c-di-GMP-I riboswitch aptamer from Roseisolibacter sp. H3M3-2, 101 nucleotides, folded computationally. The model forms 95% of the base pairs in the Rfam consensus. It was read from a public genome assembly, where an Rfam model found it. NCBI's taxonomy places the organism under Bacteria, Gemmatimonadota, Gemmatimonadales, Gemmatimonadaceae, Roseisolibacter.
RNA sequence: UCGCGACAAAGGCACACCCGGCGAAAGCCGGGGCCGCAAAGCCACGGGGCUACGACGGACCGCGCACGAGAGCGCGCCGCCACGCCGGCCGGGUUGCCGCC
Numbered sequence: 001u002c003g004c005g006a007c008a009a010a011g012g013c014a015c016a017c018c019c020g021g022c023g024a025a026a027g028c029c030g031g032g033g034c035c036g037c038a039a040a041g042c043c044a045c046g047g048g049g050c051u052a053c054g055a056c057g058g059a060c061c062g063c064g065c066a067c068g069a070g071a072g073c074g075c076g077c078c079g080c081c082a083c084g085c086c087g088g089c090c091g092g093g094u095u096g097c098c099g100c101c
Base pairs, nucleotide, nucleotide: 003101004099005098012037013036017032018031019030020029021028022027035088041094042093043092045091046090047089048086049085050084054081056079057078058077061076062075063074064073065072
């Protein structure tokens, strides 16, 4: 230095959950809390997953509005969409403690 990861040593992080805050949501931040983690440090490049304020499309069942013609509009419902989110989902890049081997 590289590989590797010990019934080692010194440490580190912090699932769920609770409280406060931000956000439409997914989720994130802070405090508490510790299930676990040899990178559960950092980076959204690839894959995958999550959310849909909003856009588009559908259906015509319900409610409301309109109703001269026209047979409409809105909400609920379904589908779909990321420039949003997830690194403790996988891969990749990058930095790092120790040394039984």